[in-house]
Formats: sequence, structure tokens, C1' cells
RNA sequence: GCCGAUAAUGGCAAACUCGGGGUAACUCGGGGACGCAAAGCCACGGGUCCACUGAACUCAUUUAGAGGGAGGGUGGAUAGCCGGGUUGCCGAAG
Repeated sequence: GCCGAUAAUGGCAAACUCGGGGUAACUCGGGGACGCAAAGCCACGGGUCCACUGAACUCAUUUAGAGGGAGGGUGGAUAGCCGGGUUGCCGAAG
């Protein structure tokens, strides 16, 4: 250095729930622990999700309109989806 114990010292906290924020995805704080060796930090690549936009098409029609949501675009969310970047505690076996 790789690696990661039924080790030690500690840490984080899913679902659910209460309160706050947000149109929403989601997030922050309290409770709570399914799990986690980076479940510390960073949206850089992919994925997923949300909002807006919106073609075909359908309905209606004198006109106006209503529904519809493809592909794409814009903005956002997720670091506990994966990859990548970066920092870092401990030390058995190998």
C1' cells in the first nucleotide's frame, strides 16, 4: 500500500413517525434503526425521479376550445442507484 475481523474507540442512520421548507421530486430538525468501512464531502459521466415546455392523435367546432402526452429541450432532486473525484479513523489474518 492492497485489504477489511464476531477486534477496539467512536460515527452515520432506511422504513415509519412528529414538526419546518418546497408546486413536486425531495430536503432540514426531533424520535426511530434497516443497514453502512467512507452511508464523510463533490451532481463530473450514466441511471432514476420531479416541474415546466410540448408533436402525433382524439373530442368539439361558425369561431373560440377541451383532452392527450411521443421524442427532445430547460430547470431541479438523488452521493443510502452505479461509476468517477477528493479527504479520512482503526489494524487481526492475508
c-di-GMP-I-GGC riboswitch aptamer from a Desulfuromonadales bacterium, 94 nucleotides, folded computationally. The coordinates come from a structure-prediction model, not an experiment, and the mean pLDDT is 87. It was read from a public genome assembly, where an Rfam model found it.